[in-house]
């Protein structure tokens, strides 16, 4: 000086004129009431505070918070998937382990299991996992042909069909069944050993853990890849969402149908589906054995019985859609040369209170100054003309990932290159 990577900040500032939306305030002025001191209620000036973001975006993830009367078990069905810690949680953050990319700083994993099962891999290629012989090369013991010796039986040769042949050389393919060295074999191959490499178990050390070890030791002889395939194994999880729900006010038609039985019943409802338990809801009327009482007319309790409104439950149809409350003090911001901790955060100390709108407030306009780009003059101190200003607007509120973003500034760190 140049390249790269991890992180933080900011993205205008002053003034001046109108114009908004709320907060405190409470003047002028009306009204009621009175025991005449005041009390109330209505209205709303001065006047002082305050008014969009790091992503408000997206709605991917977790919650606070309301509602489905309480709420239990299990299947379905969502979602997570290395240890550890952190958090209200969480798929998030932080540290680490493994595996993968880069010389490196760093960066990235959808990170339980393919010896549990069921699938897929086009195309090429002989063949893709119960996998395989295509050429070429070796053998060709045995089966078959042939020579030669033989009375036969057989022995010796030949040539190489059959058939053998996961190990060589070639060829396909993203990928094709482990290296060296010997024994065995017609040739030959973990077919058998021996050292190796690789995978699995068991001990050991070190470490909360995941895992680590050019640590010991057995084993089988090498069990491709893929589950962001279908699955299995563990772990977890109601449901809907501020248009959640609360109360006031007004209107309409408590109209119509239909279940469903005598009210802990039945159908039927019960936090979104299914099943099991377990629970929901007011009765009134009638008719009446037994039994008591009787002034004989009737009265009183009542097992039980039928059925009518009622309750309760499904379904249709009808008004309303105003207006208040939720609505912003929070898992809240800021600062400490404070403590704990590699670090996420956590705890102390101080100090702040900074939008609540509702067809939806927080603008416009002027001047100056700043940051950027260009052009151009320079006495290098600066001057002069033009331009240009990013992504983007709160609607319950928060923790977090993703995305987007002109311009300006700060800090760690790797590599390269010159120089001293």
């Nucleotide at each position: 000086g140049g390249a790269g990577u991890g992180g933080g900040u900011u993205g205008g500032a002053c003034g001046g004129u109108c114009g908004c939306c709320g907060g405190c305030g409470g003047a002028u002025g009306g009204g009621g009431c009175c025991a005449a001191g005041g009390c109330u209620c209505c209205g709303g000036a001065a006047g002082c505070g305050g008014g969009a973001g790091g992503a408000a975006a997206g709605u991917c993830c977790g919650a606070a918070c309301a509602c489905c009367a309480a709420a239990g078990g299990g299947c379905a069905g969502c979602g997570g998937g290395c240890u550890g810690g952190u958090u209200a949680a969480c798929g998030g953050c932080c540290a680490g382990g493994c595996g993968g990319g880069g010389c490196a700083a760093c960066c990235c994993g959808a990170c339980g299991a393919c010896a549990a099962g069921u699938g897929c891999a086009a195309c090429a290629g002989a063949g893709a996992a119960c996998a395989g012989g295509g050429c070429a090369g070796c053998c060709g013991a045995u089966g078959g042909c042939u020579c030669u010796c033989g009375a036969a039986a057989g022995a010796g040769g030949g040539a190489a069909c059959a058939g053998g042949u996961g190990a060589u050389g070639c060829g396909u393919g993203a990928a094709a069944c482990g290296g060296u060295g010997g024994g065995g074999u017609a040739a030959g191959a973990g077919c058998c050993c021996a050292c190796c490499a690789g995978c699995g178990c068991c001990g050991g050390u070190g470490g909360c853990g995941a895992c680590a070890c050019u640590c010991g030791g057995c084993g089988g002889c090498u069990a491709g890849g893929u589950a962001a395939a279908c699955u299995c194994c563990u772990c977890g999880c109601g449901g809907u969402g501020c248009a959640a729900g609360a109360c006031c006010a007004a209107a309409u038609a408590g109209g119509g149908a239909g279940g469903c039985g005598u009210c802990a019943a039945c159908a039927g409802g019960a936090c979104g589906g299914c099943c099991c338990g377990u629970c929901c809801a007011a009765g009134u009327g009638c008719c009446g054995g037994a039994c008591c009482c009787u002034u004989c007319g009737g009265g009183g309790c009542g097992a039980g019985g039928a059925c009518a409104c009622g309750a309760c439950c499904u379904c249709c149809g009808g008004g309303u859609a105003g207006g208040u409350c939720g609505c912003u003090c929070g898992a809240g911001c800021c600062g400490g040369u404070g403590g704990a901790g590699c670090a996420a955060u956590c705890c102390c100390c101080g100090g702040c209170c900074u939008a609540g709108a509702u067809g939806a407030a927080u603008g416009a306009c002027c001047g100056u100054c700043g940051c950027c780009c260009g052009c151009u003059c320079u006495u290098c101190g600066g001057g002069g003309c033009g331009g240009a200003g990013a992504c983007a607007g709160a609607a319950u509120u928060c923790g977090g990932c993703u995305u987007a973003c002109a311009g300006a500034c700060c800090c760690g760190c790797u590599c390269c290159c010159c120089g001293u």